[in-house]
Context: one part of a larger RNA
RNA sequence: UUGGGCGUAAAGGGUGCGUAGGCGGUUUUUUAAGUCAGAUGUGUAAUCCCCGAGCUCAACUUGGGAACUGCAUCUGAAACUGGAAGACUAGAGUGCUGGAGAGGAUGGUGGAAUUCCACGUGUAGCGGUGAAAUGCGUAGAUAUGCGGAGGAACACCGAUGGCGAAGGCAAUCCCCUGGACCUGUACUGACGCUCAUGCACGAAAGCGUGGGGAGCAAACAGGAUUAGAUACCCUGGUAGUCCACGCCCUAAACGAUGUCAACUGGUUGUUGGGUCUUCACUGACUCAGUAACGAAGCUAACGCGUGAAGUUGACCGCCUGGGGAGUACGGCCGCAAGGUUGAAACUC
Numbered sequence: 001u002u003g004g005g006c007g008u009a010a011a012g013g014g015u016g017c018g019u020a021g022g023c024g025g026u027u028u029u030u031u032a033a034g035u036c037a038g039a040u041g042u043g044u045a046a047u048c049c050c051c052g053a054g055c056u057c058a059a060c061u062u063g064g065g066a067a068c069u070g071c072a073u074c075u076g077a078a079a080c081u082g083g084a085a086g087a088c089u090a091g092a093g094u095g096c097u098g099g100a101g102a103g104g105a106u107g108g109u110g111g112a113a114u115u116c117c118a119c120g121u122g123u124a125g126c127g128g129u130g131a132a133a134u135g136c137g138u139a140g141a142u143a144u145g146c147g148g149a150g151g152a153a154c155a156c157c158g159a160u161g162g163c164g165a166a167g168g169c170a171a172u173c174c175c176c177u178g179g180a181c182c183u184g185u186a187c188u189g190a191c192g193c194u195c196a197u198g199c200a201c202g203a204a205a206g207c208g209u210g211g212g213g214a215g216c217a218a219a220c221a222g223g224a225u226u227a228g229a230u231a232c233c234c235u236g237g238u239a240g241u242c243c244a245c246g247c248c249c250u251a252a253a254c255g256a257u258g259u260c261a262a263c264u265g266g267u268u269g270u271u272g273g274g275u276c277u278u279c280a281c282u283g284a285c286u287c288a289g290u291a292a293c294g295a296a297g298c299u300a301a302c303g304c305g306u307g308a309a310g311u312u313g314a315c316c317g318c319c320u321g322g323g324g325a326g327u328a329c330g331g332c333c334g335c336a337a338g339g340u341u342g343a344a345a346c347u348c
Base pairs, nucleotide, nucleotide: 003320004319005318006317007302008301012316014201015200016199017198021194022193023192025088026087027086028085029084030083031082033081034080035077036076037075038074039073040072041071042070049065050064051063052062053061054060091191092188093187094186095185096184098181103177104176107173108172109171110154115149116148117147119145120144121143125136126135162169163168206247207246208245209244210243211242215241216240220236221235222234223233258315259314260313261312262311263310266293267292268291269290270289271288272287273286274285275284276283297304298303321348322347323346330341331340332339333338
């Protein structure tokens, strides 16, 4: 390489959009590139194979045949694939209808709580722990009342609930804006699926510039614990956490399960819509999600099981013993931190 694989053994790209490429619904006519049939020519010799011959046999040498599965040309076939022309509506999409949603972005507003400041009441403790101490407090703390400042996060509702491609999204209101779903109908008429390179988005931490800074809190300091304690516990505390703009581009970025499509018993919840039904509670059916359990089947087992890890197809990514190593070197990217691509020697 072929093959076999990728939930947990090595292996699904963090996610989407999308170019080339690959693949592609029903039907009519046509074409004849692929495809199929026949014929002709060619396919050196040798080798391989078959039947003989010659060295005493064999290896070996040699005669003949077959074969050389290929290529070219010609003549046909027209089912399938491709090309051309036309038609269709079951895929895909658009308009109208309806409701749902922490989907995104800007701005405004609100209450509880922590901290701080001012004043009042009030007096000796407070705080903290396994126990303490550092710390705060007679310059009046803690507690309590009233007022003010400022920043960050939004209890209850809240849910195995909702939305989003993923990351993720939660007080409330206005404005702007994306997507999905359901119902019926009209329209377009294959416009589709996947996607190397590419582009965009991408938690937290980190970086740059300028703001902001209540609480929390790497680093750091002190107190304890301990044989030691560069920790766990305690008292403090700076970056950071927040905002704007610009970078970084990684995660157990997980459902450890790529996307799309088709098919294959059921039961029970729940979210959003619809149809029929009931006086009503409701009940039945149906589409789209989200969960639990489970027939068949699959799996090494665990488990999965119409949202498949079942049965199939299309396309992409990835794996090929452990360590060395996601390292070295080189390339590309980055302000840096580093990221990405990614070996070998050696060793078991």

The part of an RNA shown here (small-subunit ribosomal RNA, central domain) has 348 nucleotides and comes from an uncultured bacterium. The prediction has a mean pLDDT of 89.